[in-house]
RNA sequence: GCAAGAUAAAACCAAACCUGGUGUAAACCAGGGACGGAAAGCCGCGGAUCCGUGAAUGGGUCGGAGCAAAUGGACAGCCGGGCUGCCUUG
Numbered sequence: 001g002c003a004a005g006a007u008a009a010a011a012c013c014a015a016a017c018c019u020g021g022u023g024u025a026a027a028c029c030a031g032g033g034a035c036g037g038a039a040a041g042c043c044g045c046g047g048a049u050c051c052g053u054g055a056a057u058g059g060g061u062c063g064g065a066g067c068a069a070a071u072g073g074a075c076a077g078c079c080g081g082g083c084u085g086c087c088u089u090g
Base pairs, nucleotide, nucleotide: 002090003089004088005087012037013036017032018031019030020029021028022027035077041083042082043081045080046079047078049074050073051072052071053070
């Protein structure tokens, strides 16, 4: 340097849930807690999913609901992609 590895060792992260806080919401932060993880480290580039706002069209009118272009956000522990990296073995 390259490759492999969660039925080995050392280290790391932390699901659900609970408490407090932020947010319209999705969701996020801190503490507790471990379902799991060989990148469950970082990045919203492509797709998926979720939340908010919501034009046009149609309908006899009003109200409500639905569909929905577009747009803003969430999600890295949904998939793909990019960057970086610990340990062991070969």